Overview
The part of an RNA shown here (small-subunit ribosomal RNA, central domain) has 344 nucleotides and comes from Jaltomata sinuosa. The source organism's lineage runs through Eukaryota, Spermatophyta, asterids, lamiids and Jaltomata. Its Rfam family is "Bacterial small subunit ribosomal RNA". RNAcentral holds the full RNA, with entries from SILVA.
Context: one part of a larger RNA
Formats: sequence, C1' cells, structure tokens
RNA sequence: UUUGGCGUAAAGGGCAGGUAGACGGUGAAUCGGGUUGUAAGUGAAAGCCGCCAAAAACUGACAGAAUGCUCUUGAAACUAAUUCACUUGAGUGAGACAGAGGAGAGUGGAAAUUCGUGUGUAGGGGUGAAAUCUGGAGAUCUACGAAGGAACACCAAAAGCAAAGGUAUCUCUCUGGUUCCCCACCGACGUUGAGGUGCGAAAGCAUGGGGAGCAAACAGGAUUAGAUACCCUGGUAGUCCAUGCCAUAAACUAUGAGUGUUCGCCCUUGGUCUACGCAGAUCAGGAGACCAGCUAACGCGUGAAACACUCCACCUGGGGAGUACGGUCGCAAGACCGAAGCUC
Repeated sequence: UUUGGCGUAAAGGGCAGGUAGACGGUGAAUCGGGUUGUAAGUGAAAGCCGCCAAAAACUGACAGAAUGCUCUUGAAACUAAUUCACUUGAGUGAGACAGAGGAGAGUGGAAAUUCGUGUGUAGGGGUGAAAUCUGGAGAUCUACGAAGGAACACCAAAAGCAAAGGUAUCUCUCUGGUUCCCCACCGACGUUGAGGUGCGAAAGCAUGGGGAGCAAACAGGAUUAGAUACCCUGGUAGUCCAUGCCAUAAACUAUGAGUGUUCGCCCUUGGUCUACGCAGAUCAGGAGACCAGCUAACGCGUGAAACACUCCACCUGGGGAGUACGGUCGCAAGACCGAAGCUC
C1' cells in the first nucleotide's frame, strides 16, 4: 500500500465546540493545473520478448517492447481554479408550543434523631436464637413544644429535557437548546475532524464551614473448627455547603458522527391541518411485535446490526500487562502515552 473487521468473539474515543486536513448541492461562462488524444525526442550496451540461421546450450544478425520522462499540437465531459447566477442543504427573522435543561436566591410539609416539660411504670431493643447495648439517676410508649441537618412520598409513566455526565417540594430572577408552522430574508455559508481546548457520576484530595440519618475504618456481641466476613449493638472519615483539584466507571444502546434510500401494523409525547359524534393526514421524538434484507448464531429490522456515500477513532492469538522503563500532568492517590524477554 492492498484487503478484512469493530452489539455479544480483539476492536467506537466518556461527551462536545472546533484548527489543519479529507470530502462536499444546482445552472452557466472563462481557463487548461490534473485528465485524455496526437507528432517528435529520449529511454546506452548487455538483459527481456519475437523471429532467422546447417539453430542442444552458447553465439550471431534483425525486429519489438521498454507501461517512464521532456517537449509539440488538440479536446473540454469530470476534477481544480476564477467569475456570475439559483434554492432544495445550512442558517436568520416572524407566529405558536412543550419540558425534573442550567445557575442563583428564597420557601413548604411529612418523617427520623436529639433536647425540654407533662403523664406513666418495668422493661425496652435486637435476632434464626441470643448477647453486647439501654432502663427506678424513671427508659420504651404517649401528648405538647423546640432545635438542627439531609432528602423530596403521592402525582410518576416503556413519560419529558439535556452533547454526554446527568436532571424532580414550591416560588422568583437570569439563561441555553429543541419542536411545529407558514410566509419573508440569506445564498453552499455544509459534513467530519489528527493535534489542541472545554465539560465530565461516584469515590478521593486541599482549605474553611456543617453534621440529623446513613456509614468504609475501628470497637464490642454472636455464628463458626476458625470468621480479620455475612447477622446484631455502637461508631469516625465521608455523605451536605463554598472554593480549588482529580479525569476515571459495565462513562453501556457494551452499537462513533453526518447524509440519502427502502413493506406495512400497534401504543405514546409535543405541534400543525382536516373533520367536530369517533377519527384521519403530516412533521419531530419515545416504546413494542414484525416483511424484505443482514447476521456465526443470538438477534437487528425506517432511531438498522438493511442498501450506499463522507470523515474520524480503534483491532490483529492467550498470558506476561494496562505491568516495566521513559516522558507529560497531579498536592497526593494516581491518570495518560505504553513495550520486551520469557511462556503456552
């Protein structure tokens, strides 16, 4: 370089904007770099191929090829470039709509815990059974009051929103994006995207707050042959807030992004249109069972794993190993890049 792959066998980057690059709508005109003809030169000899010889090979004569390069002269479909247009791709505006999208500030009730007061008396708690624990210094239970923290039952749904991570009491302020609909504007402004940049659950780290419940570590009680566990009683980091780091997850749809094409059925969310008694049509999403097709099978099946195109990432037997070394980043924990010997 060619070829084959990437749902589950090795393999889709956690996600997004975007630089270089790659690829890219329609109609004209110009140009002639690429492209494609033509003429010429060159492409040493040997070699190669063909043929001739009284030809085994060798040798000798002749002819050809030498897919290339240089130059001459044409063509103009495609491609590149320049110019002028177009509207169907992309975008903007107008009119509607839905939403746990984000940030900040407030706010509500239930529950659990603790404290105070009253009532009241002997157990309470916990388990398979117990014990540690707690209680006459008055517990558990019960009534009222108070404190402080965290999470938001029902509604709730295969529902909605968001690029992903994610997102739910209620109200206000600021703010991002989508969808529909008809017109109006703009006029290819597009797709992808190495490197780089930003976002990125939980845990963890730093500083300062906060600390109700839960709960690594830890302590005790059980169980057991043992029990550094499962069960029980406690309980500290942490979980919460602010600011700064960390950059990883089965970050999963284990399925990269974009565009086009391809039978029908059913449910549902948000619009629009027609019907107005029920339904029908059409866009944009979310589920289900399937035709063709695909697949090793399982299965996928208009949100494809079908049929095609563009761009990127990644894979090449198992172990050693996501290890060593080195480098970059980090306060650290570690993260990223990432081998080989050896062995089967």